RNA sequence: GCGGAUGGCUGGACGGUCGCACCUCUUCGGGGGUGAGGAAAGUCCGGACUCCAUGGAGCAACGGCGCCGGGUAAUCCCCGGCCAGGGCAACCUGAGGGAAAGCGCCACAGAGAACAGACUACCGCCCCUAGGGGUGGAAAAGGUGAAAAGGUGGGGUAAGAGCCCACCGCUUUGGUGGCAACAUCAAUGGCACGGCAAGCCCCGCCGGGAGCAAAACCAAAUAGGGACCGCGCGGGCGCAAGCCCGGGGCCGCUUCAGCCCCAGCAGGUCCGGGUUGGUUGCACGAGCGUUUUGGUAACAAGACGCCCAGAUGAAUGGCCGUCCAAGCAGGGCAACCUGCGGGACAAAAUCCGGCUUACAGGCCAUCCGCAAGG
Repeated sequence: GCGGAUGGCUGGACGGUCGCACCUCUUCGGGGGUGAGGAAAGUCCGGACUCCAUGGAGCAACGGCGCCGGGUAAUCCCCGGCCAGGGCAACCUGAGGGAAAGCGCCACAGAGAACAGACUACCGCCCCUAGGGGUGGAAAAGGUGAAAAGGUGGGGUAAGAGCCCACCGCUUUGGUGGCAACAUCAAUGGCACGGCAAGCCCCGCCGGGAGCAAAACCAAAUAGGGACCGCGCGGGCGCAAGCCCGGGGCCGCUUCAGCCCCAGCAGGUCCGGGUUGGUUGCACGAGCGUUUUGGUAACAAGACGCCCAGAUGAAUGGCCGUCCAAGCAGGGCAACCUGCGGGACAAAAUCCGGCUUACAGGCCAUCCGCAAGG
């Protein structure tokens, strides 16, 4: 210099002026303060918070997740590692438990697709004879396929074959290293175990439901309607209140605890109609910034500092001026000068932690490969 990999930052600046929302002060004229994002988005995960189911435990059903270790409030997230695949490399990608528990499936092609198989070709024998037919052997070679029943090489043989041997792969056993996933070494067995679990299933772990239009309060409204539930008739003692036993209910099942009911009626639930204004929830939080310590890291702990939008038919904007970067045109050998020009994706709605997707342009750091030079 060229080409690439990874991680991060920024994404117009300043001033004037007219407005908007909220807070605050006010002498009611006005003054002061604050005011979008890295994704506010998709609503895909995980929580906080609120209500509903009477609460706890276990089981079943259903759903989700799945290499190992760690982080976290928690996760399908993050960090570190392992294995497999891709790349010369930096690095990237992986729904990555179990196929010797069982069931099921493996299209097309092909002779044969899981109790393997024999089309071509190979070899022996027989027959006709330049080639073919019959019969037997074998499973190396060809062909088909996503996949052909260990691979390569040698020996062996009529031809062949783990038939035998060496190396590689695999099974089983043991040693060593590692918390582990796993790696590695040695022995062992001639090989038994094809693939698919984003098919059923098995194993392990996790999970109640609905969501700020949650929910609470005030105000307003509640005319006239519809559907359904309660709905069961227990016994003893007592004058009675009540007590004891028993039964029923509390929406998968069991069990424990608790509550309610057992002749009570302007009782209860739901739909529909009507009312649809205000306040709280709601802005101090798993908060932000700087820094120290521990840790490879995610992250944790400590110290110091800071307060940072709260609308609800929904504020956060318009215009002007001076600059900045992209782009265009002209001039110049070049640095550059002059003019024009215009700024990505998109915008809070209970709040956090992630993931995913969108993003003009600019900037920074680390690393890899190639080439040349010192």

Annotation:
A computed fold for a 374-nucleotide RNA from a Paracoccaceae bacterium, annotated as Bacterial RNase P class A. Model confidence (mean pLDDT): 76 of 100. The source organism's lineage runs through Bacteria, Pseudomonadota, Alphaproteobacteria, Rhodobacterales and Paracoccaceae.